[in-house]
RNA sequence: AGUGAGACAGGCGAUGGAGUUCGCCUUCAACCGCCGCCAUGAGGCGGCUGAUAACUCCUACCCCGGA
Numbered sequence: 001a002g003u004g005a006g007a008c009a010g011g012c013g014a015u016g017g018a019g020u021u022c023g024c025c026u027u028c029a030a031c032c033g034c035c036g037c038c039a040u041g042a043g044g045c046g047g048c049u050g051a052u053a054a055c056u057c058c059u060a061c062c063c064c065g066g067a
Base pairs, nucleotide, nucleotide: 009026010025011024012023013022016058017057018056019055020054021053033048034047035046036045037044038043
């Protein structure tokens, strides 16, 4: 210096924060939503859902009703 394994730890799961659980990744990684059309190229245009990976709570946004 390189490679492999293990331990500890860290990071990630389409828009914020916290708790719990699950899954993934080991830094050239995990992750970076969906649909239609044009193009045949990795781009352009239009449309749609959601603050969760899942559950709960808070905040923001949206709809309805009341004061």
This is a predicted structure of a 67-nucleotide RNA (Fluoride riboswitch aptamer (crcB RNA motif)) from a Planctomycetota bacterium. Its Rfam family is "Fluoride riboswitch aptamer (crcB RNA motif)". Gene Ontology terms of the family: response to fluoride and positive regulation of gene expression. Its mean pLDDT, the model's own confidence on a scale to 100, is 75. Taxonomically the source falls in Planctomycetota (Bacteria, Pseudomonadati). The model forms 100% of the base pairs in the Rfam consensus.